[in-house]
RNA sequence: AUGAUAGCAGCGAGAGAUAUCUUGUUGAAGAUAGCCGAAGAAGCAAUAUCAGAAGAGCCAUCUAUUUGAUAGAAACUUUCAGGCAAAAAUAUCGUUGUUAGAUG
Numbered sequence: 001a002u003g004a005u006a007g008c009a010g011c012g013a014g015a016g017a018u019a020u021c022u023u024g025u026u027g028a029a030g031a032u033a034g035c036c037g038a039a040g041a042a043g044c045a046a047u048a049u050c051a052g053a054a055g056a057g058c059c060a061u062c063u064a065u066u067u068g069a070u071a072g073a074a075a076c077u078u079u080c081a082g083g084c085a086a087a088a089a090u091a092u093c094g095u096u097g098u099u100a101g102a103u104g
Stems, first nucleotide, its partner, number of pairs: 005100009018033006034084003040080001041078003047071007054063003
C1' cells in the first nucleotide's frame, strides 16, 4: 500500500520412464543391460557490437563480401547430476503472506 515485476515461505494442482539376478528382519542395497526429462547444470539460432582482410574512394568513409572475438532464448538439445512400485522431490500454474519496488 496505486502496486507492473522479482525474491523467499505456506497451501492446492502437477507428467515421464525397466527387467533379470543376488543379498536381506521390514524399508531396501548391489550388479548387468535398458529407459525418462519438468530439481539443478551445460550447449546454441537469428541478431547486435568490436577488430582485421578484400573491393571502391584523394581522404573521411562505404560494402546484404569474408575471417575472428564478445553478448545472445527456451518447456529445444545433452543426460553430468537427478529419476524409473509407492512415498518424497520436481519445472510450471493458481492463491496467501512477507520483502523490495517500476508506475501513479
The RNA shown here (Glycine riboswitch aptamer) has 104 nucleotides. It was read from a public genome assembly, where an Rfam model found it.